Context: one part of a larger RNA
C1' cells in the first nucleotide's frame, strides 16, 4: 500500500407520513371604484425583528344573534390583565379607517412640499384645526347627475407580424394566430328572411352530432376546406321612419274667416296571400307585462342526534378472545397500534337575521295586445341599390365568379315596382334592402361553498407544504432559489464529574425507545477513520 471482515464517522438516498399542490364535477358569484378601489407606504402590542390583523377609536370599537369556559393571533416563557354581571370565539349589520395611489386645490423624485376660500381657537399678525377648491360630458346650466382607475379568462370591433411549412423560395402557408389598442357584459356576438330550396318543401338567431375531410379551392404544390339537408339542445317575438290627424312656436301670405311652409311634441302605423293611410261597418272584448302587499319557500352562526363491556398481550388497546348493542347513522377524521357503539361527526330533524328568488293570492296604478269590406288617391327608409376602377371578406388565390363590404368616380326604380335563386338571358319560384330592439340553448373562472380522483407525495406536486415571488442577482425590463418530520406526552436531561468553557463528552434521571437529545423518524451508497486477518 492492497484485499476482506468488524466497528464507527460523514452523508441524506429509501420507506412511511402530510400541513401543500394538481385536474375536474355540482352549486353560487360574476365585479370593485370619487361614499376614494386594486395595490402599497408608515404606523399600531407591556415587551416586538418577521408574518397575520387592524388604522391616531390602530392584534381593535358598537349593536343584535349564536355559544357556554376559558382567554390576551402565528408564538409553547415571564410580568400584568380579561371572563358565568357571560369573556375569548362564530355570524350579521354598523363605526373608525393616517399618507400615497384614477388621486381630483397647485406642485412633485409615490407615500412629500406649498396654497386659496369659509368657520373656529381669537380682537390683530402668525400658526393650527374642520370643511371645501381637478378635468371632461350631459343639462332645465353659479345647481344637479355621469365618467375617469383596477380586474384571471371568456366577447365584439380596430390595427396586425415573423419564425415556420412548402424538404430552397417569391403566390401560398403559419394566420387574421401572437402582440398592441378601444369598448361591453355576466355572458358577449348574432337574430325575426330583399333567407334557403327546387316543381317538393322549410320558416329568426345561436350551439352540438352526422353530412365530410365530401363538393370545391390550390405555384391543382404544401395545404385550405364548406353548404343544403338531417338528428338534437333551446325556443319568442317585437318597435320605429313615412302617409294621415292634432297641438305649440316661428316665418310667409290674406279677401282677416283662414291658408302655406319649417321645426318640435302627441296620436296613428309596421306588411309580402302585400300592408297601412283614407272611406264605410262593427267592437271596447280577450290575453298579458311591470310595480306594491300578504302567505309559503330558500337562507348565517348554531341546536338535538342511537348503540360496549370484560379478560389477555403491550409503554399505551382501537389488536386478540368471550359475550352484547345501535343502525333513515358501517361517510370521514381524531384518540398512546387497526374503534359503527370513546371524542368530533355522520343519517335524520330543527333554527333564524340580513337578504333573495320562485310560487300563489290580492287590489290598484301604469302599459301592451284585435275584426269585416272597398281600392280612386297617398305612404312604405337615396347619394341608397346598381355600375366602372382598386382592394378586402366569403372554404372559393380573378377565375365562367355570383353574393357581402367599400377607397375613388358615378348613379336608378317607387308596387303596372324592386331584390335574389353562383357569369348572363327568359320562364318559374322565393322574398321586400338601404331604421332599431330582443330571453334561452353557447364561451369562460380572479373568486366562494361542497365534493370527486387507476393525480403528486418534499429533486415530486404550484416557482412557493416553511417569514416565497421571500432571500439573492441585475442600472433596469427582468431573473429567481434552497429550506417539511423529536416524542403518545416536553416528561426537552435535576444533580455530579472531565474540561478554560455558555463547547463537547462521561455518569445520572425521563421515556416503550435517547443507537428518539433538539445538527433530533427511518438512516442506503460514495467518501473517511480505527481494529483484526491475509498478501506484497
Nucleotide at each position: 500500500g492492497g484485499c476482506a471482515c468488524a466497528u464507527g464517522g460523514c452523508g441524506g438516498a429509501u420507506g412511511c407520513c402530510u400541513a401543500g399542490g394538481c385536474a375536474c364535477c355540482u352549486a353560487g358569484a360574476g365585479g370593485c371604484g370619487a361614499a376614494g378601489a386594486a395595490g402599497g407606504a408608515c404606523g399600531u402590542g407591556a415587551u416586538a425583528a418577521g408574518c397575520u390583523g387592524c388604522g391616531a377609536a390602530a392584534a381593535g370599537c358598537u349593536a343584535c344573534g349564536g355559544g357556554g369556559a376559558u382567554u390576551g393571533g402565528c408564538a409553547c416563557a415571564c410580568a400584568c390583565g380579561a371572563a358565568u354581571u357571560g369573556a375569548u370565539c362564530c355570524g350579521u349589520a354598523g363605526a373608525u379607517a393616517u399618507c400615497c395611489g384614477a388621486a381630483u386645490g397647485g406642485g412633485g423624485c409615490a407615500a412629500c412640499c406649498c396654497a386659496g376660500u369659509a368657520c373656529a381657537u381669537u380682537g390683530a399678525a402668525g400658526a393650527u384645526g374642520u370643511a371645501u377648491u381637478a378635468u371632461c360630458c350631459u343639462u332645465u346650466a353659479u345647481a344637479a347627475g355621469g365618467a375617469g382607475g383596477c380586474g384571471a379568462a371568456c366577447g365584439u370591433g380596430g390595427a396586425g407580424a415573423a419564425c415556420u411549412g412548402a424538404a430552397a423560395c417569391a403566390u401560398c402557408u403559419a394566420a387574421g394566430u401572437a402582440c398592441c389598442c378601444a369598448c361591453a357584459g355576466g355572458a358577449g356576438a348574432a337574430g325575426a328572411a330583399a333567407a334557403c330550396a327546387a316543381u317538393a318543401g322549410u320558416g329568426a338567431u345561436u350551439c352540438c352530432g352526422c353530412g365530410a375531410g365530401u363538393a370545391g379551392u390550390g405555384g391543382c404544390g404544401a395545404g385550405c376546406g364548406a353548404a343544403a339537408g338531417u338528428g338534437g339542445a333551446u325556443u319568442a317575438g317585437u318597435c320605429c321612419a313615412a302617409a294621415c290627424c292634432a297641438u305649440a312656436u316661428a316665418a310667409g301670405u290674406u279677401a282677416c274667416g283662414g291658408c302655406u311652409u319649417a321645426u318640435a311634441u302627441g296620436g296613428g302605423g309596421u306588411a309580402g296571400u302585400a300592408g297601412g293611410a283614407c272611406u264605410g261597418c262593427g267592437a271596447c272584448a280577450u290575453u298579458u307585462g311591470u310595480u306594491g302587499u300578504u302567505a309559503u319557500c330558500a337562507g348565517a352562526a348554531c341546536g338535538a342526534g342511537a348503540a360496549c363491556a370484560a379478560a389477555c398481550u403491550g409503554g399505551a388497546a382501537a389488536g386478540u378472545u368471550u359475550g352484547a348493542c345501535c343502525a333513515u347513522a358501517g361517510a370521514g377524521g381524531g384518540u398512546g397500534a387497526u374503534a359503527g357503539u370513546c371524542c368530533c361527526g355522520u343519517a335524520u330533524c330543527g333554527g333564524c337575521a340580513a337578504u333573495g328568488c320562485a310560487u300563489a293570492a290580492u287590489a290598484a296604478a301604469c302599459g301592451a295586445u284585435a275584426g269585416c269590406a272597398g281600392u280612386a288617391u297617398c305612404c312604405u327608409g337615396a347619394g341608397u341599390a346598381g355600375g366602372g376602377c382598386g382592394g378586402g371578406g366569403c372554404a372559393c388565390g380573378u377565375g365562367a365568379a355570383a353574393c357581402c363590404c367599400u377607397g375613388u368616380c358615378u348613379g336608378a326604380a317607387u308596387c303596372c315596382a324592386c331584390c335574389g335563386g353562383g357569369a348572363c338571358c327568359a320562364u318559374c319560384c322565393g322574398g321586400u334592402a338601404a331604421g332599431a330592439c330582443u330571453a334561452a340553448a353557447u364561451a369562460c373562472u380572479c373568486c366562494u361553498a361542497g365534493g370527486u380522483g387507476a393525480c403528486c407525495g418534499a429533486u415530486a406536486g404550484u416557482g412557493a407544504a416553511c417569514u416565497a415571488g421571500u432571500a439573492c442577482c441585475g442600472u433596469g425590463a427582468g431573473g429567481g432559489a434552497a429550506a417539511g418530520g423529536u416524542g403518545a406526552a416536553a416528561a426537552g436531561c435535576a444533580c455530579u464529574c472531565u474540561g478554560a468553557a455558555u463547547a463537547a463528552g462521561a455518569g445520572g434521571g425521563u421515556g416503550a425507545a435517547a443507537g428518539a437529545g433538539a445538527a433530533c423518524c427511518u438512516g442506503a451508497a460514495a467518501c473517511c477513520a480505527u481494529g483484526u486477518g491475509c498478501c506484497u